Bacterial RNase P class A from a Pseudomonadota bacterium, 423 nucleotides, folded computationally. Taxonomically the source falls in Pseudomonadota (Bacteria, Pseudomonadati). The sequence was found by an Rfam model in a public genome assembly. The prediction has a mean pLDDT of 75.

[in-house]
RNA sequence: GAAGCUGGCCAGACAGUCGCUGCGCAGGGUUUCCUGCGGAGAGGAAAGUCCGGGCUCCAUAGAGCAGGAUGCCGGUUAACGACCGGGGGUCGUGAGGCCAUGGAAAGUGCCACAGAAAAUAUACCGCCGAUGGCCGCAGGACUUGACGCCCGCAAGGGCGUCAAAGUCACCCAAGAAGAGCAGGUGCGCAAGCAUCUGCUCUGAGAGGGGCGGAUCAGGUAAGGUUGAAAUGGCGAGGUAAGAGCUCACCGCGCUUCCGGCAACGGAAGCGGCAGGGUAAACCCCAUCCGGAGCAAGACCAAAUAAGCAGGCGUUGACGCUGCUCGCCGAGCCUGCGGGUAGGUUGCUUGAGCGCACGGGCAACCGUGCGCCUAGAGGAAUGACUGUCCACGACAGAACCCGGCUUAUCGGCCAGCUUCACCC
Numbered sequence: 001g002a003a004g005c006u007g008g009c010c011a012g013a014c015a016g017u018c019g020c021u022g023c024g025c026a027g028g029g030u031u032u033c034c035u036g037c038g039g040a041g042a043g044g045a046a047a048g049u050c051c052g053g054g055c056u057c058c059a060u061a062g063a064g065c066a067g068g069a070u071g072c073c074g075g076u077u078a079a080c081g082a083c084c085g086g087g088g089g090u091c092g093u094g095a096g097g098c099c100a101u102g103g104a105a106a107g108u109g110c111c112a113c114a115g116a117a118a119a120u121a122u123a124c125c126g127c128c129g130a131u132g133g134c135c136g137c138a139g140g141a142c143u144u145g146a147c148g149c150c151c152g153c154a155a156g157g158g159c160g161u162c163a164a165a166g167u168c169a170c171c172c173a174a175g176a177a178g179a180g181c182a183g184g185u186g187c188g189c190a191a192g193c194a195u196c197u198g199c200u201c202u203g204a205g206a207g208g209g210g211c212g213g214a215u216c217a218g219g220u221a222a223g224g225u226u227g228a229a230a231u232g233g234c235g236a237g238g239u240a241a242g243a244g245c246u247c248a249c250c251g252c253g254c255u256u257c258c259g260g261c262a263a264c265g266g267a268a269g270c271g272g273c274a275g276g277g278u279a280a281a282c283c284c285c286a287u288c289c290g291g292a293g294c295a296a297g298a299c300c301a302a303a304u305a306a307g308c309a310g311g312c313g314u315u316g317a318c319g320c321u322g323c324u325c326g327c328c329g330a331g332c333c334u335g336c337g338g339g340u341a342g343g344u345u346g347c348u349u350g351a352g353c354g355c356a357c358g359g360g361c362a363a364c365c366g367u368g369c370g371c372c373u374a375g376a377g378g379a380a381u382g383a384c385u386g387u388c389c390a391c392g393a394c395a396g397a398a399c400c401c402g403g404c405u406u407a408u409c410g411g412c413c414a415g416c417u418u419c420a421c422c423c
Stems, first nucleotide, its partner, number of pairs: 001419010012388007020041002023038006043394001047405002050403005055293004062325004067289005072086005087101001088099004102284002107282002109278003119231001124224002126220003131217002134213004140168005145162007170209003177202011232250002235247003251273001252271008297345004307336006319327001352371008389392001
């Protein structure tokens, strides 16, 4: 100097004139009201009505089921689905961001299309064909067997074919022994001795065994195809070719130990290992949850027809999400008809705000001091003039508060990260 990340603050300002609403004081008037002075008067989101509460009523208000919400651990809070700090996952070089973050070995469902095949798994292209079968070539001798022919009354014998089995021979062969030649090393004056390596020959010998071809049976899921995902991954060995088939490492599961309140992390051992994903599918597990709402509710005044008809009800109705039990104890429901819709209140001092100190990583808590900051009621802050500048966006309280989400012109402050250059 550039580019980013996180947190906080402001939300046009000043002056003048007229106007609006509440309150306080003073005076007048006293039904409403009028005059003067003084103070105050829309937001960071007031929006959405998404959560949670305070407050009011049902109401004496309990239990279960259904239903709903949340979903890693620990904390903060009146409370929460919020916030803070951690764990895990994921994105980023990083500061940091995001996550509807429990359980798939309780069960059920779903994974379109493509693909051989998506679970009671599977074979399209391929690879093998050791073993059983088929074909060709080769095989010395003997024995057995099978088949065919001949002889014989029979027992049995002869010839031929088959390699169907076995034995000898033949071939290969780990490796033991001996001899010869050459070389090396050690010892020795030398002759030579010992040992090792290479080559040749002799020779007992575990064990094994014909060669080739096509591919039938069969084997295979390693390679390829398809897909978001293909039955753990990678490497080596092994195999006829392959496969956790075997081994090492990683992954997964279980056990133990160590660290941590915990989620979880690390280490070691055992195991060849449930095929994966999906629960913002049903479901299981853990925790929590009455309802309605300021048009809630309270009071005052006034008016009418203490209205009529029907049904239910002390064998017990009504009783504020639904059902059941329990509790309570007399009115309740429907239709027609009539009267009123006025006033006061609830209504703003609050789980309030600011500063300092202390505790805590933080959210936040405690103590002390200080401040009062809209209450309209068809809905109050508007109009004009001048100056300045950042040229004014999104946008107006309606019982109150804590959050979340959405919209938004710009300006300022603090901390942190990365890159480039200079010293």